Model confidence (mean pLDDT): 80 of 100. Predicted 3D model of a 75-nucleotide RNA (transfer RNA) from Candidatus Kaiserbacteria bacterium RIFCSPHIGHO2_01_FULL_54_36b. Its Rfam family is "tRNA".

[in-house]
RNA sequence: GCCGACGUAGCUCAGCGGCAGAGCGGCACUUUUGUAAAGUGCGGGUCGUGGGUUCAAGUCCCACCGUCGGCUCCA
Numbered sequence: 001g002c003c004g005a006c007g008u009a010g011c012u013c014a015g016c017g018g019c020a021g022a023g024c025g026g027c028a029c030u031u032u033u034g035u036a037a038a039g040u041g042c043g044g045g046u047c048g049u050g051g052g053u054u055c056a057a058g059u060c061c062c063a064c065c066g067u068c069g070g071c072u073c074c075a
Stems, first nucleotide, its partner, number of pairs: 001071007010024004018055001026042005048064005
C1' cells in the first nucleotide's frame, strides 16, 4: 500500500428503514437479628466521527478514525 471483519449502556452482545434493547454489573427497596441468596423497582446511550439518500437511518451509500486478521511491494 491492497483486501476483509468489527465499532451500540461500566462489561459481553442483540437489534426486517418506523418507540434504542437483553444478560451481567451498579443503586434503592422488600425479605432476614445480620450477611448471602431470592424478589421488586430505578438509573445509565450524541449507536466511532463527518457528510449523503429517505417522510423517517443503529440499519442503506461515501469519506475518515480506531481495533483485529490476511495479502503484497518498494526503499
RNAcentral records the identical sequence in 3 taxa.